[in-house]
Order: sequence, then C1' cells, then structure tokens
RNA sequence: GGCGUGGUAGCUCAGCUGGUUAGAGCGCGUGAUUCAUAAUCACGAGGUCGGCGGAUCAUGCCCGCCCCACGCUAC
Repeated sequence: GGCGUGGUAGCUCAGCUGGUUAGAGCGCGUGAUUCAUAAUCACGAGGUCGGCGGAUCAUGCCCGCCCCACGCUAC
C1' cells in the first nucleotide's frame, strides 16, 4: 500500500427488512429491606449511534471521503 472486520451509555454488547420514544447486562445515584454491610427489590441519571458530506418523505442501518482499533496479505 491492498483487502476484510469493527467503532452505539463509564464498561461489555444487542439493534441490520431504513419507519418516527435508541435498548440490555454490569457499573453509578436515590429509596426500600437489615442492628449494619452484602445480596435482593423499586426508581433514576447517563448517548450529538467515530467525523464530514450525499441520496431519501424518513437512516444507528444505504452511498462517498476521512479518522481510529484489530486481523490477513504484498514489495
């Protein structure tokens, strides 16, 4: 350099047939329970879906370019 896979909450990830409120588990906060802690239960906060542009009535999802990570490959 070429090819492939991936980038969504603090972390690990789901969402892929574009369709109108973006989710789960863990973690975090508050409350309940307990003598207290853990565990358990309830509620809650937290996201410009890597960046920019484009197509569309409409995109996390499609197209182009770029950035980052990993893998394969080549002089």

Notes:
Model confidence (mean pLDDT): 82 of 100. Predicted 3D model of a 75-nucleotide RNA (transfer RNA) from Bacteroidetes bacterium OLB9. Its Rfam family is "tRNA". It is annotated as a transfer RNA. Rfam links the family to the GO term triplet codon-amino acid adaptor activity. The RNAcentral record of the sequence draws on ENA.